[in-house]
């Protein structure tokens, strides 16, 4: 060049055949609990789902063009 995977929270990754409201650990605040601090247990924020289009009533999922990252030929 080419051909394959990946980009979804601060990190780490889940989302099924297109359909309810986009979630989980972990970190972060707060309250509990402790003499107190970690552990523990309970609430709370945090997302332009890489960009921009298209198709659709409806897209994180589907189709086109860019862009970052792996890796496999050349």
């Nucleotide at each position: 060049g080419u051909c394959g995977g990946g980009g979804u929270a601060g990190c780490u990754c889940a989302g099924u055949c297109g359909g309810u409201u986009a979630g989980a650990g972990c970190g972060a605040g707060c309250g509990u609990u402790u003499c107190a601090u970690a552990a523990g247990c309970g609430c709370u924020a945090g997302g332009u789902c890489g960009a921009g289009a298209g198709u659709u009533c409806g897209a994180g999922u589907c189709u086109c063009u860019c862009c970052c990252c792996c890796g496999a030929c050349a």